[in-house]
Molecule: transfer RNA
Organism: Candidatus Izemoplasma sp.
RNA sequence: GGAGGAUUAGCUCAGUGGGAGAGCACUUGCUUGACGUGCAAGGGGUCGAUGGUUCGAAUCCGUCAUUCUCCA
Numbered sequence: 001g002g003a004g005g006a007u008u009a010g011c012u013c014a015g016u017g018g019g020a021g022a023g024c025a026c027u028u029g030c031u032u033g034a035c036g037u038g039c040a041a042g043g044g045g046u047c048g049a050u051g052g053u054u055c056g057a058a059u060c061c062g063u064c065a066u067u068c069u070c071c072a
Base pairs, nucleotide, nucleotide: 001071002070003069004068005067006066007065010024011023012022013021018055026042027041028040029039030038048064049063050062051061052060
């Protein structure tokens, strides 16, 4: 320099056009002598940034950023 992938909750991830979600973690209550486990409830998101397409975008397209892999 060229090609491809990834970016969504604190962490790991799902979600290919119309509701933003799961597991773990966290908070509170119950349970226990206590911790843990278990049960119940709850908080937590500019969906990397920006522009475009669309009635409507996390999702499609362009550019940029970060990161990983491959080629040279």